The prediction has a mean pLDDT of 77. This is a predicted structure of a 362-nucleotide RNA (Bacterial RNase P class A) from an Anaerolineae bacterium. It matches the Rfam family "Bacterial RNase P class A". Gene Ontology terms of the family: dimeric ribonuclease P complex, tRNA processing and ribonuclease P activity. It is recorded under the gene name rnpB. NCBI's taxonomy places the organism under Bacteria, Bacillati, Chloroflexota, Anaerolineae.
[in-house]
RNA sequence: CAGGUCGGCCAGGCGGUCGCCCCCUGACGAGUGCGGGGGGAGGAAAGUCCGGGCUCCACAGGGCACGGUGCUGGGUAACGCCCAGGCGGGGUAACCCGACGGAAGAGGGCCACAGAAAAGCAGACAGCCGGGGCGGCGUUGCCGCCCCGGUGAUGGUGAAAAGGUGGUGUAAGAGACCACCGGCGUCCGUGGUGACACGGGCGGCCAGGCAACCCCCACCGGGAGCAAGGUCAAGCAGGAGCGAGGGGCGGCCCGUCCCACUUGAGCUCCGGGUAGACCGCGUGAGGCGGCGGGCAACCGCCGUCCUAGAUAGAUGAUCGCGCCUUCGGGUGACAGAACCCGGCUUAUGGCCGGCCUGGGUG
Numbered sequence: 001c002a003g004g005u006c007g008g009c010c011a012g013g014c015g016g017u018c019g020c021c022c023c024c025u026g027a028c029g030a031g032u033g034c035g036g037g038g039g040g041a042g043g044a045a046a047g048u049c050c051g052g053g054c055u056c057c058a059c060a061g062g063g064c065a066c067g068g069u070g071c072u073g074g075g076u077a078a079c080g081c082c083c084a085g086g087c088g089g090g091g092u093a094a095c096c097c098g099a100c101g102g103a104a105g106a107g108g109g110c111c112a113c114a115g116a117a118a119a120g121c122a123g124a125c126a127g128c129c130g131g132g133g134c135g136g137c138g139u140u141g142c143c144g145c146c147c148c149g150g151u152g153a154u155g156g157u158g159a160a161a162a163g164g165u166g167g168u169g170u171a172a173g174a175g176a177c178c179a180c181c182g183g184c185g186u187c188c189g190u191g192g193u194g195a196c197a198c199g200g201g202c203g204g205c206c207a208g209g210c211a212a213c214c215c216c217c218a219c220c221g222g223g224a225g226c227a228a229g230g231u232c233a234a235g236c237a238g239g240a241g242c243g244a245g246g247g248g249c250g251g252c253c254c255g256u257c258c259c260a261c262u263u264g265a266g267c268u269c270c271g272g273g274u275a276g277a278c279c280g281c282g283u284g285a286g287g288c289g290g291c292g293g294g295c296a297a298c299c300g301c302c303g304u305c306c307u308a309g310a311u312a313g314a315u316g317a318u319c320g321c322g323c324c325u326u327c328g329g330g331u332g333a334c335a336g337a338a339c340c341c342g343g344c345u346u347a348u349g350g351c352c353g354g355c356c357u358g359g360g361u362g
Stems, first nucleotide, its partner, number of pairs: 001358010013321006020040007028031001042334001046345002049343005054225004061254004066221005071085005086100001087098004101216002107214002109210003125155002127151011163181006184203008229279004238270005245259004286305008322331003
């Protein structure tokens, strides 16, 4: 210098004028007005994909069903998130990726195309070997065709055809047997909290893949959501029909509670009224700094700060300085809170740094 990889930070600076939302305050003629002062979007406010707080439903019960998660240890209010580690995979490396429990057994299902055969003691298309028959010839034999049997060693197909190499063996062959290697299972030892790693003994090579197919195992999950929910104010008019059960309870059952059973709960239809104000709602798993613990995620203690709250929904417009300029001009990308918080994902402009690889120079 180039390429790569990982991480951190910023989101435009300064001032004037006119506006918008909220809070505090002052005066009066008491107004949703005026004067003064203060505050006013994001790193993703987004997607609404996970998790929680909060609220109501009963204090949230039992079973089944259903859904989710899935290596280990930790963090957390919780998580499908984060940290550290293990194993597997990719990369020369820095580093990155992984729904990563069970397919050796509880069972079912599937494996395109090709191929004879695609999964349970599998499978003979060609080839090889043995036997029989027929035919031909250059006739102790050789060749061709057909039939019966053996063979998974060879070829061919395929992503995948039931370990590899060498030998023994055989008619030809085969883990059929033997040696070594590899893998798996099991027992033991050592290290580790653990996932797991390393070493040794034994066993038979009999055991292909998919569980982001059913399923099995372990753990988790009651439902609805701020239009939750509550208070106040204003307004209205009832009628007809059905009716013994209805509701909390939302898939089912149990259990339990509430209302009602003709003075009738509830349902359907027609008709009528309102669509205002306030609380929830801004002090919170809060920000910043220091110290301490921990590899880290994170936690503890102390100090300090208060930092939007609308309800048709407030952040804008304009001018100057500054900055960049190819002297025309440009001054930014993605994007706007709606109960709150922790994550994930996606969109997007720029600055800085660590590490790795290659090249150059000293």